Overview
A computed fold for a 366-nucleotide RNA from a Gammaproteobacteria bacterium, annotated as Bacterial RNase P class A.

RNA sequence: GGAGUUGGCCAGACAGUCGCGGCUGCGUCGCAAGAUGCAGCGGAGGAAAGUCCGGGCUCCACAGGGCAGGACGCCAGGUAACACCUGGGCGGCGAGAGCCGACGGAAAGUGCAACAGAAAGAUACCGCCUAUCAUCACCAGAGGAUACUCUGGUGAAUGAGGUAAGGGUGAAAUGGUGCGGUAAGAGCGCACCGCGCAAGUGGUAACACGAGCGGCAUGGUAAACCCCGUCCGGAGCAAGACCAAAUAGGUAUCCCAUGGCGCGGCCCGCGCUGGAUACGGGUAGGUUGCUCGAGGCGUUUGGCGACAAACGUCCCAGAUGAAUGACUGUCCAAGACAGAACCCGGCUUAUCGGCCAACUCCGCCU
Numbered sequence: 001g002g003a004g005u006u007g008g009c010c011a012g013a014c015a016g017u018c019g020c021g022g023c024u025g026c027g028u029c030g031c032a033a034g035a036u037g038c039a040g041c042g043g044a045g046g047a048a049a050g051u052c053c054g055g056g057c058u059c060c061a062c063a064g065g066g067c068a069g070g071a072c073g074c075c076a077g078g079u080a081a082c083a084c085c086u087g088g089g090c091g092g093c094g095a096g097a098g099c100c101g102a103c104g105g106a107a108a109g110u111g112c113a114a115c116a117g118a119a120a121g122a123u124a125c126c127g128c129c130u131a132u133c134a135u136c137a138c139c140a141g142a143g144g145a146u147a148c149u150c151u152g153g154u155g156a157a158u159g160a161g162g163u164a165a166g167g168g169u170g171a172a173a174u175g176g177u178g179c180g181g182u183a184a185g186a187g188c189g190c191a192c193c194g195c196g197c198a199a200g201u202g203g204u205a206a207c208a209c210g211a212g213c214g215g216c217a218u219g220g221u222a223a224a225c226c227c228c229g230u231c232c233g234g235a236g237c238a239a240g241a242c243c244a245a246a247u248a249g250g251u252a253u254c255c256c257a258u259g260g261c262g263c264g265g266c267c268c269g270c271g272c273u274g275g276a277u278a279c280g281g282g283u284a285g286g287u288u289g290c291u292c293g294a295g296g297c298g299u300u301u302g303g304c305g306a307c308a309a310a311c312g313u314c315c316c317a318g319a320u321g322a323a324u325g326a327c328u329g330u331c332c333a334a335g336a337c338a339g340a341a342c343c344c345g346g347c348u349u350a351u352c353g354g355c356c357a358a359c360u361c362c363g364c365c366u
Stems, first nucleotide, its partner, number of pairs: 001362010012331007020043001022041008045337001049348002052346005057236004064268004069232005074088005089103001090101004104227002109225002111221002125167002127163004133159003136155008175193006194216001195214003200209003240288004250279006259273005295314008
């Protein structure tokens, strides 16, 4: 100097004029609710998005058991909790800093794997061999008058047999390499690796190492069904509570206490005492819930860390057809993705740029 990796911060700024909504204070109008004037203080995000997880809160409801169903799946921690986060282990990717993981079980069972290939959880297509058996061919010898017979040898020639070392097919072929052995071969034997069982050691654990023993096959796939372990009520602020007003305390049908309704499905159980369906009618206005929180920030202590504790300090949106907009000037990083609607902790997705810190690799100079 360049190329990368990881973590953190910011989200246009300043000034002026006019205009919105909240709170507080002071006034004016009003019986009140409320309206209005002035002043002060505050007023959309890192994702507010997706509605994917987990909760708080409210109701069912007084709240249980089981089945089904669902979620998670290495270990140890953090947290209110989690499918989140931190650290570690194992596996994979990367030259590395680092990144990713749907990470329990294939020896409980069932299933699936096209084509090729002889054969895919079980074998013989090519090839190799003839020790052993039979036949055949040739040579030699013997017997015999010839035909022929017997003996020996050579030949893998034909059967028959042996083989899985070599070759082919395939993503994968019945452990690998070497030596010995064999007719040729093969863990057939041996050495080393691999595999199985493992005394023991380290570690909270996952796990790592492993003396020694054993010639030893038992591939893949569970993000297939399944088995195992742990956990799990439901609905949701349009939840719920209160006030005011209006109508039709309506009509019809069915079940009717051995009934009906409620508790996500089913059973038990518990609670209530009337329900279900169709038609028709009225209202849908206001207040609350609604923002002080598992809250933010700072310091110290403990911890590898996520985080926790203590002390101090701050109050930081509450709209309801939906509030922060318009204009001017300057600066600049030239403004991308993009707007709260009960709240919070995460994850995922989108994104113009700027700043800071640490680490990795390459090149050059000293």
It matches the Rfam family "Bacterial RNase P class A". It is annotated as a ribozyme. The coordinates come from a structure-prediction model, not an experiment, and the mean pLDDT is 76.